[in-house]
RNA sequence: GGAAGCGAGUGUGGAUCGCGAGUGGCGGCUAUGCCGGUCCACUCGAGGAAAGUCCGAGCUCCAAAGGGCAGAGUGCCGGCUAACGGCCGGGCGUGGCAACGCGACGGAAAGUGCCACAGAGAAGAGACCGCCGAUGGCCCUCAUCAAGGUGAGGGCACAGGCAAGGGUGAAACGGGGGUGUAAGAGACCACCGCGUCAGCUGGUGACAGCGACGGCACGGCAAACCCCACUCGGAGCAAGGCCAAGUAAGGGACGAGGCGCGGCCCGCGCCAAUGACGCACUUGCGUCGCGAGUCCCGGGUAGGCUGCUGGAGACCUCUAGCAAUGGAGGUCGUAGAGAAAUGAUCCGCCUUUCGGUCUUCGCUUCGGAGAAUGGCUGAAAGACAGAACUCGGCUUAUUCGCCUCCUGUC
RNA sequence: GUGGGUGUAGCUCAGUCGGUUAGAGCGCCGGAUUGUGGUUCCGGAGGUCGCCGGUUCAAUUCCGGUCAUCCACC
Numbered sequence: 001g002g003a004a005g006c007g008a009g010u011g012u013g014g015a016u017c018g019c020g021a022g023u024g025g026c027g028g029c030u031a032u033g034c035c036g037g038u039c040c041a042c043u044c045g046a047g048g049a050a051a052g053u054c055c056g057a058g059c060u061c062c063a064a065a066g067g068g069c070a071g072a073g074u075g076c077c078g079g080c081u082a083a084c085g086g087c088c089g090g091g092c093g094u095g096g097c098a099a100c101g102c103g104a105c106g107g108a109a110a111g112u113g114c115c116a117c118a119g120a121g122a123a124g125a126g127a128c129c130g131c132c133g134a135u136g137g138c139c140c141u142c143a144u145c146a147a148g149g150u151g152a153g154g155g156c157a158c159a160g161g162c163a164a165g166g167g168u169g170a171a172a173c174g175g176g177g178g179u180g181u182a183a184g185a186g187a188c189c190a191c192c193g194c195g196u197c198a199g200c201u202g203g204u205g206a207c208a209g210c211g212a213c214g215g216c217a218c219g220g221c222a223a224a225c226c227c228c229a230c231u232c233g234g235a236g237c238a239a240g241g242c243c244a245a246g247u248a249a250g251g252g253a254c255g256a257g258g259c260g261c262g263g264c265c266c267g268c269g270c271c272a273a274u275g276a277c278g279c280a281c282u283u284g285c286g287u288c289g290c291g292a293g294u295c296c297c298g299g300g301u302a303g304g305c306u307g308c309u310g311g312a313g314a315c316c317u318c319u320a321g322c323a324a325u326g327g328a329g330g331u332c333g334u335a336g337a338g339a340a341a342u343g344a345u346c347c348g349c350c351u352u353u354c355g356g357u358c359u360u361c362g363c364u365u366c367g368g369a370g371a372a373u374g375g376c377u378g379a380a381a382g383a384c385a386g387a388a389c390u391c392g393g394c395u396u397a398u399u400c401g402c403c404u405c406c407u408g409u410c
Numbered sequence: 411g412u413g414g415g416u417g418u419a420g421c422u423c424a425g426u427c428g429g430u431u432a433g434a435g436c437g438c439c440g441g442a443u444u445g446u447g448g449u450u451c452c453g454g455a456g457g458u459c460g461c462c463g464g465u466u467c468a469a470u471u472c473c474g475g476u477c478a479u480c481c482a483c484c
Base pairs, nucleotide, nucleotide: 001406002405003404005402006401007400008399011349012348013347014346015345016344017343019045020044021043022042023041024040025039026036027035028034029033047384051395052394054393055392056391057390058389059236060235061234062233066266067265068264069263071232072231073230074229075228076090077089078088079087080086091105092103093102094101095100106227107226111225112224113221114220115219128166129165130162131161132160135159136158137156138155139154140153141152142151143150144149174192175191177189178188179187193216194214195213196212197211199210200209201208202207240306241305242304243303250297251296252295253294254293257271258270259269260268275288276287277286278285279284313332314331315330316329317328318327319326320325350382351381352380353379354378355377356376357375358374359372360371361370363368411483412482413481414480415479416478417477420436421435422434423433429467438454439453440452441451442450460476461475462474463473464472
């Protein structure tokens, strides 16, 4: 320096006074039952996170839990699990000398979009500086000539060629080396990289190694839209069940489809007026009524029991597995309340930190300064946080103590 | 139990389908004006964009976690 754990727990013991639940006694009453905060005794009485409510389930109800779209989530591979976005093992990438850590890790050659500033150019791109100017053009000199020209040499940087080098940027359309060229360039060559392959080998697989082919065509962003694959019906113990009490066969509006059903559609199931009279006679208009249900107003209740804690439970031993986890045997097994109980004071002790003092130790500039994994003593502190139907995870908060393994350097 | 919003200067708020230096009003500081103060004018300072991490070349803005606070529902 890295990794994985374990234990304790308003630090502990005691005294006094309390709080909640259960049982028993005792007391009361409208009495084979009910009640007791204002009686007593005994027993029991929060956590590793009970928290956040971020995931996943059990359980319960919605007829069954159906299809599609929309929406949400997940996203390398294999395994574990009731299930998961969790855990274990592995692959790849990345950081680190290493132990080891981290990774929302499908698709950018389906499409759309974005890439500020700077820069010549930002996605089938581009030429600012620069290099060249072989070829064509222009100019000069020389030679030759039948006076048109031709040849040689030199120059300009006009046409034009190039993208190696410089420069900009987070990113510049493969890399650096050689051949080649006027200068250059995958233009060509080997290597590396990249891509393709129903190629071979290893592996369950992600993938790895090797091979063949392709001169390169393919920048980044999907925690931008999107595409692909997979998963997801909704509500929640105030679910739901039983009982008691009370109201009410209250009023108004809308109403042909409505409800279950949730954002929409389909399908399924259940519930639903369409009548009388008048005017008028193709048919329409008016009045009254019926009507599933929806909404609004008004009114009532604000109680009891249950669900309720034994559960994918915990611990020990053996066993399969690298592990998560599974199997077998044994042992244990007391919060379960209603807005909600576990607290307060005092005394002794413990741990840590800070201070004082003594002792010991070496240093000394002899003034002192310092160390102790020593004694005595004073003060302060001893965390985070409170069960509310129950589990499995994740995340976050947090005190003290203990232990194991690994790596690097000296 | 469930659903949703907000956090930016001392205060109240802008800015957000990422882009160069994050702005406004009030307040604060300095100067001018005035005999003094106020008003007015001129200039200036002041920001971990709640916190931690990630994606990206780049984050106030996107994503995850977390803290605080507010609202709604039977």

This is a predicted complex of two RNAs, RNase P RNA and transfer RNA, with 484 nucleotides together. It holds a member of the Rfam family "Bacterial RNase P class A".